[in-house]
């Protein structure tokens, strides 16, 4: 100098005027003054929590999610470190349980897709048989080389190399790595097909939920069980029903009311569930100080954790956070002039993913040249 | 704000648990029939299966992420 890899920060600034939102102060009020007011993704709603309700009794199956090992965390599918495999000259990037538990699938082509002989080779007159060495098909077809062997061949057998499994030794918390020995075990792939193993998960969501106010018009269907003791009350039992419990089962808790007539039971009121219809779309709480930000320090390779100091930084409800002007900064343009990305809070956090003009910072790699 | 679903020809829909070249009806174009239309008969065109990655030998189908469109909900009796 050129090409590249990784991580991080910012994402126009200052002032004036007008306007909007909640807060504080002054004032009886009208009004006046003050400080503050979108993001790194506020987004997609893909994960994980906090919080709230479903009367705080759970267990199993099913279902769903995750998946090398260890650590971090409130938790995670996230993060950090390590391991193995693959890619790149390299900085670095990408991926990850099990196919000797079982089932299923592998189109077309091909003889054969996990069991088989089309050509070829060999035996045989032929019928037929042997052969996975050679050819050919395919995404995928018996480990490679050399030898022994044979009618021809083949891990059938032997030596070496490669893989797999098992046992032992050493290192490591572990995944795993290294060494050594044994076994011809070498006849595949797909679990983002079922499945197996391990771990985790109750459901719904701030339109959760609570308090108050205003207003209207109710109607339909179903349920409100059975038995025993008894004069009644009441108690007990149940292969009864409903609810907690949202797929199922077991278990457990609660409920199965009141009145009248009158006992073969029927009716009324109330309550519960579902549906139709009606009314209101108002106020307050939840609501923002929290797994919070910054600096220092200690521990840890790191993610992260502890301690000390410091900061105050939106809470609206159809939803405020804007507009104009001046100067400066950056980009396009000779100039006049034009432009400043993606996008906008909605209960709150931790992540992931996606969108993003441009500018800056730090670390590292490769190539060339010069000293 | 929250929950859920669907995207295949111009429109409405099929496409069992992945297999060669994705179908149907209506519509569109042409020819025949008719004096001329309509109806009818015959033939034909038209699709990157919403997009991008991934799993697989192979994806409309399986997985993930985007995009577009649609549906539902509150409180009081």
């Nucleotide at each position: 100098u050129g090409a590249g890899c990784c991580g991080g920060u910012c994402g126009g600034g200052u002032g004036a005027u007008c306007g909007c939102g909640g807060c504080c102060c002054c004032g009886c009020a009208a009004g006046g003054g003050g400080a503050c007011g979108a993001g790194g993704a506020a987004a997609g709603u893909c994960c994980g929590g906090a919080c709230u309700c479903c009367a705080c009794a759970g267990g199993g199956c099913a279902c769903g999610a995750u998946a090398c090992c260890g650590g971090g965390u409130a938790a995670c599918a996230c993060c950090c470190g390590g391991g193995c495999g693959g890619g790149g000259c390299g900085a670095c990037c990408c991926g990850c349980g099990g196919a000797c538990a079982g089932g299923g699938c592998c189109a077309c082509a091909g003889a054969a897709a996990c069991a088989g002989a089309c050509c070829g080779c060999c035996c045989g007159c032929a019928a037929g048989g042997g052969u996975a060495a050679g050819g050919g098909u395919g995404a995928a077809a018996a480990g490679g080389u050399g030898g022994u062997g044979u009618a021809a061949g083949a891990g059938a057998c032997c030596a070496c190399c490669g893989g797999c499994g098992c046992a032992c030794c050493g290192g490591g918390u572990a995944a795993c790595c290294g060494g050594c020995g044994c076994g011809g075990c070498c006849a595949g792939g797909c679990a983002a097909c079922c499945c197996c193993u391990a771990u985790c998960g109750g459901g719904a969501g701030c339109a959760a939920g609570g308090u108050c106010a205003a207003g209207c018009a109710g109607g339909a269907a179903g349920g409100u069980c059975g038995g025993u003791u008894u004069g009644c009350a009441a108690a007990c039992c149940g292969u009864c029903g409903g609810c907690g419990c949202g797929g199922c089962c077991c278990g457990u808790g609660c409920c199965g009311g009141u009145c009248u007539u009158a006992u073969g039971a029927a009716g009324a009121c109330g309550c519960c569930u579902u549906c139709c219809g009606g009314g209101u779309a108002g106020a307050c709480c939840g609501c923002u100080g929290g797994a919070g930000g910054g600096a220092g320090u200690g521990g840890g390779u790191a993610a992260c954790c502890g301690c000390u100091c410091u900061c105050g930084u939106a809470g609206a409800c159809a939803g405020a956070u804007g507009a104009u002007c001046a100067c400066c900064c950056c980009c396009c343009g000779c100039a006049a002039g034009g432009g400043g990305a993606c996008a906008g809070a909605a209960u709150c956090c931790g992540g992931c993913u996606u969108a993003c003009a441009g500018a800056c910072c730090g670390g590292c790699u490769c190539a060339g040249u010069c000293a | 704000g929250g929950g859920c679903c669907a995207c295949u020809a111009g429109c409405u829909c099929a496409g069992g648990c992945g297999g060669u070249u994705a179908g149907a009806g209506c519509g569109c174009g042409g020819u025949c029939c008719u004096g001329a239309u309509a109806a009818g008969a015959c033939c034909g065109a038209g699709g990157u299966c919403u997009g991008u990655g991934g799993u697989u030998c192979g994806a409309g189908u399986c997985c993930a992420c985007a995009g577009u469109g649609g549906c539902c909900c509150a409180c009081c009796a």